[in-house]
RNA sequence: UUAGAGUUUGAUCCUGGCUCAGGACGAACGCUGGCGGCGUGCCUAAUACAUGCAAGUCGAGCGAGCUUGCCUAGAUGAUUUUAGUGCUUGCACUAAAUGAAACUAGAUACAAGCGAGCGGCGGACGGGUGAGUAACACGUGGGUAACCUGCCCAAGAGACUGGGAUAACACCUGAAACAGAUGCUAAUACCGGAUAACAACACUAGACGCAUGUCUAGAGUUUGAAAGAUGGUUCUGCUAUCACUCUUGGAUGGACCUGCGGUGCAUUAGCUAGUUGGUAAGGUAACGGCUUACCAAGGCAAUGAUGCAUAGCCGAGUUGAGAGACUGAUCGGCCACAUUGGGACUGAGACACGGCCCAAACUCCUACGGGAGGCAGCAGUAGGGAAUCUUCCACAAUGGACGAAAGUCUGAUGGAGCAACGCCGCGUGAGUGAAGAAGGGUUUCGGCUCGUAAAGCUCUGUUGUUGGUGAAGAAGGAUAGAGGUAGUAACUGGCCCCUAUUUGACGGUAAUCAACCAGAAAGUCACGGCUAACUGCGUGCCAGCAGCCGCGGUAAUACGUAGGUGGCAAGCGUUGUCCGGAUUUAUUGGGCGUAAAGCGAGCGCAGGCGGAAAGAUAAGUCUGAUGUGAAAGCCCCCGGCUUAACCGAGGAAUUGCAUCGGAAACUGUGUUUCUUGAGUGCAGAAGAGGAGAGUGGAACUCCAUGUGUAGCGGUGGAAUGCGUAGAUAUAUGGAAGAACACCAGUGGCGAAGGCGGCUCUCUGGUCUGUAACUGACGCUGAGGCUCGAAAGCAUGGGUAGCGAACAGGAUUAGAUACCCUGGUAGUCCAUGCCGUAAACGAUGAGUGCUAAGUGUUGGGAGGUUUCCGCCUCUCAGUGCUGCAGCUAACGCAUUAAGCACUCCGCCUGGGGAGUACGACCGCAAGGUUGAAACUCAAAGGAAUUGACGGGGGCCCGCACAAGCGGAGGAACAUGUGGUUUAAUUCGAUGAUACGCGAGGAACCUUACCCGGGCUCAAACGGGGAGUGACUCAGGCAGAGACGCCUGUUUCCCACGGGACACUCCCCGAGGUGCUGCAUGGUUGUCGUCAGCUCGUGCCGUGAGGUGUCGGCUUAAGUGCCAUAACGAGCGCAACCCCCGCGUGCAGUUGCUAACAGAUAACGCUGAGGACUCUGCACGGACUGCCGGCGCAAGCCGCGAGGAAGGCGGGGAUGACGUCAAAUCAGCACGGCCCUUACGUCCGGGGCGACACACGUGUUACAAUGGGUGGUACAGCGGGAAGCCAGGCGGCGACGCCGAGCGGAACCCGAAAUCCACUCUCAGUUCGGAUCGGAGUCUGCAACCCGACUCCACGAAGUUGGAUUCGCUAGUAAUCGCGCAUCAGCCAUGGCGCGGUGAAUACGUUCCCGGGCCUUGCACACACCGCCCGUCA
Repeated sequence: UUAGAGUUUGAUCCUGGCUCAGGACGAACGCUGGCGGCGUGCCUAAUACAUGCAAGUCGAGCGAGCUUGCCUAGAUGAUUUUAGUGCUUGCACUAAAUGAAACUAGAUACAAGCGAGCGGCGGACGGGUGAGUAACACGUGGGUAACCUGCCCAAGAGACUGGGAUAACACCUGAAACAGAUGCUAAUACCGGAUAACAACACUAGACGCAUGUCUAGAGUUUGAAAGAUGGUUCUGCUAUCACUCUUGGAUGGACCUGCGGUGCAUUAGCUAGUUGGUAAGGUAACGGCUUACCAAGGCAAUGAUGCAUAGCCGAGUUGAGAGACUGAUCGGCCACAUUGGGACUGAGACACGGCCCAAACUCCUACGGGAGGCAGCAGUAGGGAAUCUUCCACAAUGGACGAAAGUCUGAUGGAGCAACGCCGCGUGAGUGAAGAAGGGUUUCGGCUCGUAAAGCUCUGUUGUUGGUGAAGAAGGAUAGAGGUAGUAACUGGCCCCUAUUUGACGGUAAUCAACCAGAAAGUCACGGCUAACUGCGUGCCAGCAGCCGCGGUAAUACGUAGGUGGCAAGCGUUGUCCGGAUUUAUUGGGCGUAAAGCGAGCGCAGGCGGAAAGAUAAGUCUGAUGUGAAAGCCCCCGGCUUAACCGAGGAAUUGCAUCGGAAACUGUGUUUCUUGAGUGCAGAAGAGGAGAGUGGAACUCCAUGUGUAGCGGUGGAAUGCGUAGAUAUAUGGAAGAACACCAGUGGCGAAGGCGGCUCUCUGGUCUGUAACUGACGCUGAGGCUCGAAAGCAUGGGUAGCGAACAGGAUUAGAUACCCUGGUAGUCCAUGCCGUAAACGAUGAGUGCUAAGUGUUGGGAGGUUUCCGCCUCUCAGUGCUGCAGCUAACGCAUUAAGCACUCCGCCUGGGGAGUACGACCGCAAGGUUGAAACUCAAAGGAAUUGACGGGGGCCCGCACAAGCGGAGGAACAUGUGGUUUAAUUCGAUGAUACGCGAGGAACCUUACCCGGGCUCAAACGGGGAGUGACUCAGGCAGAGACGCCUGUUUCCCACGGGACACUCCCCGAGGUGCUGCAUGGUUGUCGUCAGCUCGUGCCGUGAGGUGUCGGCUUAAGUGCCAUAACGAGCGCAACCCCCGCGUGCAGUUGCUAACAGAUAACGCUGAGGACUCUGCACGGACUGCCGGCGCAAGCCGCGAGGAAGGCGGGGAUGACGUCAAAUCAGCACGGCCCUUACGUCCGGGGCGACACACGUGUUACAAUGGGUGGUACAGCGGGAAGCCAGGCGGCGACGCCGAGCGGAACCCGAAAUCCACUCUCAGUUCGGAUCGGAGUCUGCAACCCGACUCCACGAAGUUGGAUUCGCUAGUAAUCGCGCAUCAGCCAUGGCGCGGUGAAUACGUUCCCGGGCCUUGCACACACCGCCCGUCA
C1' cells in the first nucleotide's frame, strides 16, 4: 500500500482509441474581496538603459598639504560689579572695572581631523544570470610516487650591512580626458652584498614499493630578509604586541587524471593529419601532441564514431501503490558567462561583472584633432509580453574587507512597502423565536417552498475603531572606577574579571488592558449522464451550450432568465503545462490464425542461449564489516511561536559507489573425462527432388491428293466468318510446334517458389536398421549472401493451339463488358534483368513434456501361416474425430492456437498512406526503407436476434390456373382531384382515401362567404336580493334579428311561504380555432394468418438459446412419436346466436284430420292439438361402427346407418404486436391561441360552380329481347302529426269521403315465371339522355336547388384497347320486396329479405400475399436499406 466511469451495437463479448473524475503550479484571465502569520514574485528580449547607490580600508608604512583646538596680538564689546544722576520700585544715562561668543593676523612644541599621492591588504569573496556547453561540464567512487595554496594554526631558525630612484608637488603644452617634457623628495616602495640547511639539483649506501620511484644517512654546488610601526621603560639597550624572512607539518581552497551514470535523430555511416604512438627538446604549479623537430601508420566506429538538433548539471520538486514519468523557480553544491569576439598583465589565486589592451556593434561628449561607456548588482525606465513589485529604512543583529583598535565601508544581510500569487489560521455572530408574518416562487387551488430563515427578545466582542501599558531580539565594544596576572632586573601597558553608564532599522511593532456598537465584513461555480444538486417562464435547429456522449425544429431538468438546490469558500471558476487514471511501450506488467502485428524461403559472420560428470577459480551472485553517500528537503519523534503554516533539536532514511573479509549451490572462466544432443561409417528403402541429352504416341492446326455436295460454323436465339474458285465431312501421305489422357490417390518429393510421357548421364536431400568412429562439434540468427509463381523488360530464335491490345457481329436505354467470329504481343527455347503475390496453414525456427480412436504412405521387429494374408509392437511422414487445457468467440487440440525454455522478426486508434521528401537498387516498369500537416470518435474481430435475398427446402390462400359475370368504351347518378369562386367549410389520399365521416346540404343543418346586430351575455347551472309579472294580443318602421308604442295582469297554500317568470349582484363564459407527432376512447390493416410468450430447469462469459427444433399429421404451435426439458398462459378449437331433423310442453290473432252446424262460397261457427305453423326446453354427430394403410395421431372408402359425416352451412368472436395508420369536426382531455371577437344572433348566398382527369355505380346497346293483355307463388320488416282497405273524381301524379289497425287479427297489389298476341335485326316498337309544355305533392318558402305525373322531343350507344375486379353452391348470375335516415328528397347509395338458379378446379411451374426450417449479409429508420465514382 493498487477504486473507476462515459462513448462503436437493435442487443452482446472482445480488441482499441478518445474523454472525464485526482493532485501540482514562479502561473495568467473572468467575477468577487474582511484580517493576520509565513513564504514567493520578468518563465518573454543574455533587448536597450536616464538617475542614485552596490569595494573599500589603513596616518600604528611614507612625504607633502589643509583645517581646528591649545598659544600670542588686535579690534569689537554681550554680561556682571561699584559709584553717581533723572526719578517711587523699576527703567534710562554717566564714570571705572570685568570681559562671553564670534572675528582678524601670527606662531607652530603638542593634540585632533581631512583627503589627493606613494606603499600594503582587499577589489579572484559576496551579489546577478543561464547565453554557451552533449563536455571529465555535472553527479558519484577512486588516483596524484605528476601538483600549487595569500591570510590562519603548530614547531624551529632569523631579522646583519649598503645603495640608487620615483609619484605627490611646482612649471609648460592641451577644449576636455588622459598624457607628455623639465625640476625636487620619503617609505613596510625598489636594488646589491653577508649569514644558513632541514629547501633546490645531481650522486653514494641501506630500507621499502605495482613501474616511473619514495624514505633515511652522508658529502658537494646554489639561493633570503623591512636595522619596520606603536606602547612601556631605568631611554644605551631591552621588552610587549603587530608586521616581516626561511624551513617543516597541518588546515583550508584549488589544479590535473580516471571507472561508472544521465538525449533525440541512422531519412546523419563512415570520421581523423598533431590525427594515433615513439624519440628529443621547449613550456607549465604539475602529467601530457600542451607545443616543435624527426620516425612509424596508426586511432575511433553498428556496445552508434562523425554530423545535425535540443539542453546548464545535481541535491531535490511534482505525480505515482511501486517501478517509473516529467521538471531543474525560490533554498543549497558545482560549472559557465558579464554588450559581442580575442588577448595577456598583475597577483597566492583571474585570463578578472562595477581592472587593462585590441577589434566589432550601439549610445553619449566634442573646439572634429580626439575622448567616454557597459544594471545577467539593488531600486528604477523604455520595449517585448497573457504576465511578475519600492528610484524605501538600517548597519541594531548575522557575515565580509581593511585596521592594533575605536571604527569606516557593505543594495551581502536584517527589515518595511506593493500583489489573494501560494500555504496556514481567524472572522462575517450566538441562543431563543410558528402568527409557520409580509413578500418572492410554484400549484392538482387543497397546498407546498424560501423557513427558525426574518422580525422580536436575551447575550458575546474574535476581528474592527479609539485610548493606555509595552517587550524579546544586546552579545560585545567604549568611557569611568576597582581587582588579578605572564615574560622581564623592573613598572606601566597588554590580557583576564567585577561594578556603573551607554548601543534597536524594524517600531510605540508583537503582546496586553479598557471602552464602544451586531454594529463595518460573502462570494463564486454548478444542477441531462459521467457527477452532489429541479421547477417555472422566454426562445423555437433561431439565439445559443458543449470536457466526452450530445442538447435546441412550440410543453428544453442540457440555451437565456427567475425561484429553489448542491459544492467550495476570501475565494470560486476558466485556460495552459506536468504526472496519474493509461497494464494505452507492458522490467514489475501486453501481444502477433480471423481484431494492428510472423520477414516469401533458406544458408550463415557477429551477437544471444546452450547436454552429463569431476575437481579448480571467485568475474557475476549472496553475506558481514569499514569509508563515503554535504547541509537543507521527505519520514518518525520532541520542542518554540495562543494553534497551524513556519522554525529549531535528535533519529531514521539516502535502495548508490568503493575497500577488506567470508560462502561456493547456480551462471561465467580455464582443466580432465562421458555419450544421450549433433555428425560419420556400414547394410537396406521410397520418391512428379534438380540439371543436361535423346526419344514416343494421341490430339489440334496447316499442306498435298482422292471421294463427295451444299452447306458449314456458332448461339438462349442470331449474326459477323468459311464455302460452287468445291468448304464442312471422309481417306491416304507429309510438316511443325506445344502439352503429356488413363495410371492419379486430403498419394509422393522439395527450404519455399514448385515438380507429372519414356530412356540415359551427372547430382542434392530424406527414412529405416546397426552401434564401429568423433566427442557438444549444438540452436537461433541483426547486417550479409542465395533461391524465389505469374506478369513484365533486353538480345536472338521459335510460333501448332490458346490469346491481353485491336477489328467485326450480337445483347443492351447505352455495353469501351459478359456471348460469338477473327487476331498481335505473350505463352515455348537460350542468355541476362526484375524481386513482387490472398508468396496462406492468413499460424517464424528449434527442443522437451501432456488422454485416446481411426484411415493412409515408406521402412523395421515379433507371432501365426503352404500361399494370399491376418494380428501385435515400433520409427518417419500425411489426414480425420476427439479429452484435458487454451481462446473474445469461432475454433486449436502429440502436425497445438496446450504446458515450458532459447533466439529472431513484427504491432501500438481509423483516415491521410505504404503516400510525400531523402537515400539505395533497377534499362524501364517499379521495388526497399518510410514520415508529417490536417481530420474523425470511432475504425475493427467473433458471435446473437430480426429484417432482407432476381438463396434453398416444405406448406397455405379465388394467389395463379379452369370457368361464370363484370369494370376500362357510351349516357346519366354519385364521390374525389384539379380549376374557378366572395365562399365553393373541414377531414379521409397505395394496398388500409375516392355512393368514405354523410343512415337524407332548398331555410335549418352549416362549421364557409357577404351584409346587418349584441358584449358577464342572447346556452345552461348554483347562491343571494327585489318585483309580480312573464306570456299573450294589437299597431308602426325594417330583409330579419330586433327596436318603439298600446292593452292585459297568474297558480298552489298548513298564510310562514312555494312554483313560474323577469331584473340586479356574485361564481363558473364561449370557440367545429391549432396540435391525432402531447393524449383517452374507438376504428382500419397485416389477418381468423397460426402464431406470440412465461415459470422452473439446462446450455452459453454474454446478447441469447432450449422448450417452440426433427419425423408424421391437421384448417390450426391440431395432435402423436421422438427429445434437457417439464409445465403453463394469450391465441386455434369448443362453450353463444341463426338455419337444417326429431321429441316433449303450450295453442291465439295461426292451423283444420275426425265430428257437428251454416253459406252462393269461404276454418265462417262449435269443437280439436292430430297436421302445418308459432314459441320454449331437450335430443341428435362422437371417426362412434365396418374394411384398408399407419408405431400412434390420423388418413382413405359412390361403405353401412342417418335429416345431417368427418369443422354440417352461416354469424359473433381478431393473440403479442406493426403502420408516430385514422379521428382534437362524435365525445372526452393536456398545452397553446382569440375575448366589442377566431364568441354569438339574423337575412341572403355557398357546400349543387365546370375546358378536364380518376374511382364507385345505374341504364343500355336488344329477339334467352321489347310492347300489350291475362295469370301463379314469398320472406324479412314497418305503421298513430302513422299505415290506410273500400267508394267517388282525375289519362296520371293525386284529391275528397272514409271502415279497420298501436298489429301471427287491419294496411303495405311481389317480380322474374307461365299463357296468348305483336315487333323481325333496324340506331329499330332497342335505348332512354336532353329539351319544350302542362301539372300533383311536401314544405314559411321548390329561382339558384326537390321528388313525382302527363303530352311531346328521342342524344350517345351495335358488347368496349392496354389493363383489371368479384365469385367454389343454394354460391355466381338474375328478379323483385322491405327498412333506417326522413316534412319532402336528388336512394341508381347503404342494410336486410326471399324467388329462379348455374359452370369449373388438371394442378402448384409462374404472379401476389402469408407461415415454418435453413443459408448469406458491410442491413437494424432494417433492400423504399447500405453504399461507390463522376459532375454541379
The RNA shown here (small-subunit ribosomal RNA) has 1432 nucleotides and comes from an uncultured bacterium.
Its mean pLDDT, the model's own confidence on a scale to 100, is 82.
The RNAcentral record of the sequence draws on ENA.
Rfam family: Bacterial small subunit ribosomal RNA. Rfam links the family to the GO terms structural constituent of ribosome and ribosome.